This is a predicted structure of a 72-nucleotide RNA (transfer RNA) from Caulifigura sp. It matches the Rfam family "tRNA". Its family is annotated with triplet codon-amino acid adaptor activity in the Gene Ontology.

RNA sequence: GCCUCGAUGGUGAAAUGGAGAUCACCUCCCGCUUCUAACGGGAUGUUCCGGGUUCGAAUCCUGGUCGAGGCA
Repeated sequence: GCCUCGAUGGUGAAAUGGAGAUCACCUCCCGCUUCUAACGGGAUGUUCCGGGUUCGAAUCCUGGUCGAGGCA
C1' cells in the first nucleotide's frame, strides 16, 4: 500500500430496508421478607464519525477513524 471482517445503552449480545431499536447483566426505585439474599414489578440509558440513496437506514452505497486477520 491492497483485500476481508468488525464497531449497537456502563458490559455482553440480537434485530429480512417497515421504527416504540429488543434481551440479559450492572445501576436506581418499589414490593415480598424480622433483616439480607433469592424472587416479582418498574425506571434510566444505545446504533463509531461525516455525506449519499430511499416514502422509510442500525441495516444499502461512499469517505474517514479505531480494532482483528490476510497478501505484498